[in-house]
Record summary:
A computed fold for a 76-nucleotide RNA from a Candidatus Coatesiibacteriota bacterium, annotated as transfer RNA. RNAcentral holds the sequence, with entries from ENA. Taxonomically the source falls in Candidatus Coatesiibacteriota (Bacteria, Bacteria candidate phyla). It matches the Rfam family "tRNA". Rfam classes the family as a transfer RNA. Rfam describes the family as follows. Transfer RNA (tRNA) molecules are approximately 80 nucleotides in length.

């Protein structure tokens, strides 16, 4: 060049056939505790990589681009 993959919360990752954006760890509050730890309860945290289309509707389908990971290939 070419072809697959991957990109969603601070980190890991789900999200099925477009229809309310999630867990689990981590932070924080509050019980328990002499304390701490771990336990249980709540609580916040997201322009779903970017821009466009499609459609009532998009994290999901389409086109561009852009980061990363692997594969193949040509020249010199």
């Nucleotide at each position: 060049g070419c072809c697959g993959g991957u990109g969603u919360a601070a980190c890991u990752c789900a999200g099925u056939u477009g229809g309310c954006a999630g867990a689990g760890u981590a932070g924080c509050u509050c019980a328990c505790u002499c304390g701490u730890a771990a336990u249980g309860a709540g609580c916040a945290a997201g322009u779903c990589g970017g821009c466009g289309g499609u459609u009532c509707g998009a994290g999901u389908c389409c086109g561009c681009c852009c980061a990363c990971c692997g594969g193949c290939u040509c020249c010199a």